[in-house]
RNA sequence: GAUAGAGGUCGCGCAAGCUAAGAGUAUUCUGUGGGAUGUGACAGACACAGUGGAACAUAGGAGAAAGGGGCGAGCGCCGAAGAGAUAAAAGAGCUGUAAUUUUAUUUCUGGGCAUAGGGUGAAGAACCGUAUGACUGUCAACUUACAAAGUUGGAGAGCUAUC
Numbered sequence: 001g002a003u004a005g006a007g008g009u010c011g012c013g014c015a016a017g018c019u020a021a022g023a024g025u026a027u028u029c030u031g032u033g034g035g036a037u038g039u040g041a042c043a044g045a046c047a048c049a050g051u052g053g054a055a056c057a058u059a060g061g062a063g064a065a066a067g068g069g070g071c072g073a074g075c076g077c078c079g080a081a082g083a084g085a086u087a088a089a090a091g092a093g094c095u096g097u098a099a100u101u102u103u104a105u106u107u108c109u110g111g112g113c114a115u116a117g118g119g120u121g122a123a124g125a126a127c128c129g130u131a132u133g134a135c136u137g138u139c140a141a142c143u144u145a146c147a148a149a150g151u152u153g154g155a156g157a158g159c160u161a162u163c
Stems, first nucleotide, its partner, number of pairs: 001163005008078001011077004017071003027062007037049004041097004081109010110136002113133004118128003138154007
């Protein structure tokens, strides 16, 4: 260097389908009050709705979806993958901005779990950092007379096998 392979309390990612929540919310219709604004993500322009009654409040009828989750047929895999930073592109009818999305480069993380606290979030769901703890795979050094185990340390740019 090439090829093959291992890690596992949910190993990692994608995902048909089912499903909790979102939510009796948004929206819409009707009644009553109200009395001039309201809508197009935000700002501007512009457009549209509105005294033939806007916003808003209240009562009643109808009543979602998205983003974020859980389970998961099946599929691809073992830097699987995830996160941060930077750059570029896209980004609602117009211009600008932002959320957001995609791509590239680069840095960090062996893996999952629990707890604490922080962030995102409608959330007490879930996820992402940080710290701590034990567990687990692997390698090195050392110790226990062997076997087996323990202690300390390392990192996936690692480890094992073959060539």
Lysine riboswitch aptamer from uncultured Agathobacter sp., 163 nucleotides, folded computationally. Its mean pLDDT, the model's own confidence on a scale to 100, is 78.